[in-house]
Context: one part of a larger RNA
RNA sequence: CGUAGGAAGUUUGAGAGGCGUUGUCCUUAGUACGAGAGGACCGGGAUGAACAGACCGCUGGUGCAUCUGUUAGGCUGCCAAGCCUAUAGCAGAGUAGCUAAGUCUGGAGCUGAUAAACGCUGAAGGCAUCUAAGCGUGAAACAGACCUCAAGAUAAGACUUCCCAUCCAGAAAUGGAGUAAGACCCCUUGUAGACUACGAGGUAGAUAGGUUGGAGGUGUAAGCAUGGUAACAUGUGUAGCUGACCAAUACUAACGGU
Numbered sequence: 001c002g003u004a005g006g007a008a009g010u011u012u013g014a015g016a017g018g019c020g021u022u023g024u025c026c027u028u029a030g031u032a033c034g035a036g037a038g039g040a041c042c043g044g045g046a047u048g049a050a051c052a053g054a055c056c057g058c059u060g061g062u063g064c065a066u067c068u069g070u071u072a073g074g075c076u077g078c079c080a081a082g083c084c085u086a087u088a089g090c091a092g093a094g095u096a097g098c099u100a101a102g103u104c105u106g107g108a109g110c111u112g113a114u115a116a117a118c119g120c121u122g123a124a125g126g127c128a129u130c131u132a133a134g135c136g137u138g139a140a141a142c143a144g145a146c147c148u149c150a151a152g153a154u155a156a157g158a159c160u161u162c163c164c165a166u167c168c169a170g171a172a173a174u175g176g177a178g179u180a181a182g183a184c185c186c187c188u189u190g191u192a193g194a195c196u197a198c199g200a201g202g203u204a205g206a207u208a209g210g211u212u213g214g215a216g217g218u219g220u221a222a223g224c225a226u227g228g229u230a231a232c233a234u235g236u237g238u239a240g241c242u243g244a245c246c247a248a249u250a251c252u253a254a255c256g257g258u
Base pairs, nucleotide, nucleotide: 001152005163006162007161008160009159010158011157015149016148017147018146021049022048023047024046025045026044027043033038051106052105053104054103055102059100060099061098062097066093067092068091069090070089071086072085073084074083075082076081110144111143112142117137118136119135120134166177167176168175169174183258184257185256186202187201188200189199190198207253208252209251210249211248212247213246214245216242217241218240223236224235225234226233227232
């Protein structure tokens, strides 16, 4: 820009893409077959490999704004308590998120028309013949089915709901102006994200931050007291601290415009 008014939402599916693998074991059955050795088709069930998708409850990894221990130096006058630098100083754990080595799921089954092949009926050609007319069975291939995208499918589809038919110029085509539903800029942002887009919100508000409570993490803070010459230990006390997680709460910021 188009889809013959303007919008919001829900859809149909022309078309396109994806998937498509396979082992072993049990059973049927030591049956059919075979002198024996050996040893099935068909059918039923179980369990794997590789591959693909999703997820983080479990097992783990990571987790440079979480907690703790600790070395050297420097600083806060000193002690104590802390801070900074040293690869994140080193080390032990670890929430959210992201993850695999973790967990779950998938291929299937079914249908249609067929290939090779196997048939039925059956002439030409009194017989025979699957074929000439006609009718069947039949494959991981084909078309569906399953998953994803999809009306720029210009053949531009459908449904539901909302807002309208104003004013000016003009003979008309059309041009201009102002609105509606609605949308956008802007702002707070994340389940989204390179940017954009997408989603949640913008005071009639829980969108982000803060605060409060909780979960989870770390592992018993500081101060004081008691014991010990002291290092230190014990009590107060599952303490103190705590990023992303879950809630509540307008304290802060969502102003202002087209």
Predicted 3D model of a 258-nucleotide part of an RNA (large-subunit ribosomal RNA, domain VI) from Holtiella tumoricola. The organism belongs to Holtiella, within Bacteria. Its Rfam family is "Bacterial large subunit ribosomal RNA".